The RNA shown here (Bacterial RNase P class A) has 356 nucleotides and comes from a Lysobacterales bacterium. Lineage of the source: Bacteria > Pseudomonadati > Pseudomonadota > Gammaproteobacteria > Lysobacterales. A source record names the gene rnpB. RNAcentral holds the sequence, with entries from ENA. The coordinates come from a structure-prediction model, not an experiment, and the mean pLDDT is 77. The model forms 95% of the base pairs in the Rfam consensus. It matches the Rfam family "Bacterial RNase P class A". By type it is a ribozyme.
[in-house]
Formats: sequence, structure tokens, C1' cells
RNA sequence: GGAGCCGGCCAGGCAAUCGCUGCGUCGCGGGGCGACCCGCGGCGUGGAGGAAAGUCCGGGCUCCACAGGGCAGGGUGCCAGGUAACGCCUGGGGGGCGCGAGCCCACGGAAAGUGCAACAGAAAGGAUACCGCCCCGUGGCUGACACGGGGUAAGGGUGAAAUGGUGCGGUAAGAGCGCACCGCGCAGGUGGCAACACGCUGCGGCUAGGUAAACCCCACCCGGAGCAAGACCAAAUAGGAAAGCGAUACCGUGGCCCGCGGUGCUUUCGGGUAGGUCGCUGGAGGCCGUCGGCGACGGCGGUCCGAGAUGAAUGAUUGCCCACGACAGAACCCGGCUUAUCGGCCGGCUCCCACC
Repeated sequence: GGAGCCGGCCAGGCAAUCGCUGCGUCGCGGGGCGACCCGCGGCGUGGAGGAAAGUCCGGGCUCCACAGGGCAGGGUGCCAGGUAACGCCUGGGGGGCGCGAGCCCACGGAAAGUGCAACAGAAAGGAUACCGCCCCGUGGCUGACACGGGGUAAGGGUGAAAUGGUGCGGUAAGAGCGCACCGCGCAGGUGGCAACACGCUGCGGCUAGGUAAACCCCACCCGGAGCAAGACCAAAUAGGAAAGCGAUACCGUGGCCCGCGGUGCUUUCGGGUAGGUCGCUGGAGGCCGUCGGCGACGGCGGUCCGAGAUGAAUGAUUGCCCACGACAGAACCCGGCUUAUCGGCCGGCUCCCACC
């Protein structure tokens, strides 16, 4: 100097003016016995994000349901830890990619069962003889060759995948048929909390192909709905309940009487609607220091308060500057993941080239 990897941070800046909105305070007016409330105005102060997004996971909170257990259904899936919890994070193991820093993995079980495998191929599972190789018989003098019977997975060919690999022996030709080494499986040993690792030892000639984001098996987890949750105050109108008043009237039933049902006014009560208040933002909170831990994270101490609306605010204009400004905007809250994103800054690390 070039090419990369990982982590953290910023998200145009400054000023003026005019607005919107939460809170505090002061003044004026109104209401209330009062606490206090409402309206207008002044002043001060706060006012979107790293993703506020997708609503994909996990929790808090609220209401409903619930003795316990099981079935069904859904989810998760190497091990250990972190956490309120997780499908998240950290560390480790295994596999894959990269020269490397590093990155990626849905990574339990296929010697319980069932299913599936297009095309090609002789044969796709406890399979298979297409070509080839070898032996025997017949024809042929022999050979070549043809036909028939048998052996053979060493060679060729098909396929994503063909029943361990290399070598020696062996054989008619072959074959774990035998042996050595490598691989595989099982049991033990050693190390590790564990996943797992190590020919450290023995056994098995090899039986056990692939596929479980196919059914399934195993282990663990999971009640439902969501802030329009839910709680409180509470009109008008209609309907409901109770008491009182009035007429013993009217209407219905009935031939008539009794009886039964209904019709008026006033007051009170209860449920619900409009409307209002709460829930609502101080919290698994941020920052700094210190201690424990490889780390995620946790303990302790100090310090700070950084939106809370409900037709729903966070904007507009002007001036100056620059590297000319991306994706996008809260609506109960929090922890994650994923997706979108102009540019820039800081720290750590790797590889290559050149020079000293």
C1' cells in the first nucleotide's frame, strides 16, 4: 500500500421566527363547603427508532377457566451454562466451507414398525447375471465359434446411491474364502460435569445402504383470550323492579257477577349505552465504577429520569455550513429473532505485496 474478518457507535449540524402536544408554575375568569376541577393566556421544560416495522417466538400485566392424572393437538431437539422466559444468547463438542482472521449447520433415534426413491439400469433392499470371465457337455480334428447347463460381483456399463478399501495368498475363474494394514460395529478402559475424544485393550469377517422440516418412536415444554384486556364514575331515551297516590274508572277474557291479566302519575333502586376517569409508563430501566465469571451474565455502590396521545403531537419557513443526508415513524410494556437501510467514525484481528 492492497484485499478481507469480527465487534461497538453515529444517523445532517447550528441559529432565528411561527405552530402542535405532555408536565410544572403564575395571572385572569367560572364552578365547588372544601380538597380541587374547568377555560383562556404568559413563562419554563420534555417530545420517535436502531429498526418504533413484520407480528415470528418468549415473558410481565388483565380477565375467564382450573383437585390430580391421562388422551388428543402443537412446539422444541448435540452438551453445559445464562435468563423472568424463549425457538434467544454464551462457551464447548461434532460436521461442512475458507490459505487465514472467521463463517454456516433442523445436529435425538433408520440392527421398533410402516412408507418412499422420478429417469437410467439386469437389479433400488435382506435385490441383481446386461456385457464380460471361468468350468462342463454337444457340434467341430484342434482352436475360433454356436447351442445347452452351471459357477462368478474381480473388470465394464447405468445411477444421487449398487452390499467396505489396498495388498498378498488362494481358485477353473472368483469371492472376507484366508491373512496383514486401514475403515466399521460392539464391549471395556482412560480423559472430560457432559456432548464427545483416544487402536489403550478385547471381540465380530462385515451382519447393520439412503430418507424422520415422511408417518412414527423417545425426551422435554405448552390452559384460553388479549389494553377494543380490564376497573371505576355515569346522562338522555326505551324497557325492568319496588313503594306510594288516584280511580274502583276503562280495555281484554266471559251471556252476566266474582276472579284473572293490562292501562295512569310520582319517587326510589338496579343493569347497560353515549360520555368521562384510571389502566399509561420509574422499568427484568439507562450510564459510571468495582467485584465474581473464559463468556453470556450476575452481585454491590453511585448517579440520571429520556414521549404517553385518543381524530391522535413531534411540524413549517428562513439564513449559514458540509461529506448534500438512507430505511422509516410510538399507541400497554419488556427480552429476542428476522427484514429494510445514504453514508461515516472507532477498536481488535487475518492474508498478500514492497521497503528498512